[in-house]
Context: one part of a larger RNA
RNA sequence: GAUUGAACGCUGGCGGCAUGCUUUACACAUGCAAGUCGAACGCGGGCCGAGGAGGCAACUCCUUGGCCUGAGUGGCGAACGGGUGAGUAAGGCAUCGGAACGUAUCCAGUUGUGGGGGAUAACCCCGAGAAAUCGGGGCUAAUACCGCAUACGCCCUAUGGGGGAAAGCGGGGGACCGUAAGGCCUCGCGCGAUUGGAGCGGCCGAUGUCCGAUUAGCUAGUUGGUGGGGUAAGAGCCCACCAAGGCAGCGAUCGGUAGCGGGUCUGAGAGGAUGAUCCGCCACACUGGGACUGAGACACGGCCCAGACUCCUACGGGAGGCAGCAGUGGGGAAUUUUGGACAAUGGGCGAAAGCCUGAUCCAGCCAUGCCGCGUGAGUGAAGAAGGCCUUCGGGUUGUAAAGCUCUUUCGGCCGGGAAGAAAUCGGCGAGGUGAAUAGCCUCGCUGGAUGACGGUACCGGAAGAAGAAGCACCGGCUAACUACGUGCCAGCAGCCGCGGUAAUACGUAGGGUGCGAGCGUUAAUC
Numbered sequence: 001g002a003u004u005g006a007a008c009g010c011u012g013g014c015g016g017c018a019u020g021c022u023u024u025a026c027a028c029a030u031g032c033a034a035g036u037c038g039a040a041c042g043c044g045g046g047c048c049g050a051g052g053a054g055g056c057a058a059c060u061c062c063u064u065g066g067c068c069u070g071a072g073u074g075g076c077g078a079a080c081g082g083g084u085g086a087g088u089a090a091g092g093c094a095u096c097g098g099a100a101c102g103u104a105u106c107c108a109g110u111u112g113u114g115g116g117g118g119a120u121a122a123c124c125c126c127g128a129g130a131a132a133u134c135g136g137g138g139c140u141a142a143u144a145c146c147g148c149a150u151a152c153g154c155c156c157u158a159u160g161g162g163g164g165a166a167a168g169c170g171g172g173g174g175a176c177c178g179u180a181a182g183g184c185c186u187c188g189c190g191c192g193a194u195u196g197g198a199g200c201g202g203c204c205g206a207u208g209u210c211c212g213a214u215u216a217g218c219u220a221g222u223u224g225g226u227g228g229g230g231u232a233a234g235a236g237c238c239c240a241c242c243a244a245g246g247c248a249g250c251g252a253u254c255g256g257u258a259g260c261g262g263g264u265c266u267g268a269g270a271g272g273a274u275g276a277u278c279c280g281c282c283a284c285a286c287u288g289g290g291a292c293u294g295a296g297a298c299a300c301g302g303c304c305c306a307g308a309c310u311c312c313u314a315c316g317g318g319a320g321g322c323a324g325c326a327g328u329g330g331g332g333a334a335u336u337u338u339g340g341a342c343a344a345u346g347g348g349c350g351a352a353a354g355c356c357u358g359a360u361c362c363a364g365c366c367a368u369g370c371c372g373c374g375u376g377a378g379u380g381a382a383g384a385a386g387g388c389c390u391u392c393g394g395g396u397u398g399u400a401a402a403g404c405u406c407u408u409u410c411g412g413c414c415g416g417g418a419a420g421a422a423a424u425c426g427g428c429g430a431g432g433u434g435a436a437u438a439g440c441c442u443c444g445c446u447g448g449a450u451g452a453c454g455g456u457a458c459c460g461g462a463a464g465a466a467g468a469a470g471c472a473c474c475g476g477c478u479a480a481c482u483a484c485g486u487g488c489c490a491g492c493a494g495c496c497g498c499g500g501u502a503a504u505a506c507g508u509a510g511g512g513u514g515c516g517a518g519c520g521u522u523a524a525u526c
Base pairs, nucleotide, nucleotide: 001526002525003524004523006522007521008520009519010518013373014372015371016370017369018368020365021331026329027328028327030326031325032324035076036075037074040073041072043070044069045068046067047066048065049064050063051062052061053060054059083284084283085282092209093208094207095206096205097204098203101201102200103199106197107196108195109194110193111192112191113190114148116146117145123138124137125136126135127134128133154162155161156160168189169188170187171186172185173184176183177182210256211255212254217247218246219245222244223243224242225241226240227239228238229237259281260280261279262278263274264273265272266271286307287306288305289304290303309320310319311318312317337363339362340361341360345359346357347356348355349354376406377405378404379403386397387396388395389394410467413461414460415459416458420453425447426446427445428444429443430442431441432440433439470515471514472513473512474511475496476495477494481510482509483508484507485506491498492497
């Protein structure tokens, strides 16, 4: 000099854009942060209809349609998104390679979707319990579950044999069949098998990746082989047997410290330091361990066991996990609101409308940082008054002020006022599918609706210099000097050093210098 996720002191007008627990991976009150689908299914309830019966009506009962909703079965999601950096010095990360793998949803292709069955929750009844919750009996549905048929791929001792799949739902409709439901046709969404792809993921190798030798030897599943098991997959990954290997001064082992990278800061560079925000990867989710489900987890807001802690209890037993967003206590020099909205972008579910989304977009707080603007402009010598100094002549503050003439950024007030929003949706037209001028899909034209921010950005108007300057320093380094007070005292100080009666070094004042909504100090890096 540059820099910072800074803090402290004094001061503080506005705006834009960013940042904001670096310390206790300490403990957490409360609310929210993952749901959705009725076009998979059966119930219960509400609203709006239609029909029938009793009935003048009110009303009651039965059947049925639409919309909504509650718990439940079922599907998909919950493995993403969000947080943190404890652990990890190599199961990590970065770069470059590799072969023995998986993949729900998505894309492209081939092919199938035939025929049956038994349950169970919800519900009803009974019971146990303070509760959490649980037990017994009975009824019922499905895209839940289980067989049969068929079989591309799969397996075997292979012209043969073995085992193995599926599910329906919705829209529309001319002829034909059917008493009706419907069959039937067609379209859309699904379902099963299989091939390939994309994206994603698992695994292996090489090289690089902090300090300590006052850590020199380490290692028995250890190193390799054979045979097996296991996995999606290679492998001592695991097991039996056999051999005795393997690593290490190019630093093994041990100890300490630490998430890694893109980057960031500094520097002419080489390098040094660093790893906040943003992006990629990894690890973790009260502590330790474990598996289940699933395409995917050994799973932050899932389960089980153990432990510590907190809470409820009728003492028998139960409940919990903010390193999600806010917020609280504590620690600390120190770090924000228990805000708004799904309008946009993105995600989950759904055919869609839509619902959910503390992701996200916004708003709030803080000069924490960067950037921009303002605190007025011109004129004005009687060089006013006052202050300070003085050799008492004057000098300086100083064109500074006053006065005169103007302007009105920003702020305050009044008025106007975007873009972020065109998709979904409706209408018309064309094309595709199709028996079809249904329906559905695609494209084009067109119409209307939708904004948290927010009456925001921006624009216009009226008034009025009106509301807006401080901080540090002035001995040398280092730009900037005098007076008074003090008298080795009080004090200053980054280094040298100042202060013991004329202190440009302490304190105050006047003046000056530097920066300026900041300025200094401390800490830290180059």
Molecule: small-subunit ribosomal RNA, 5' domain
Organism: uncultured bacterium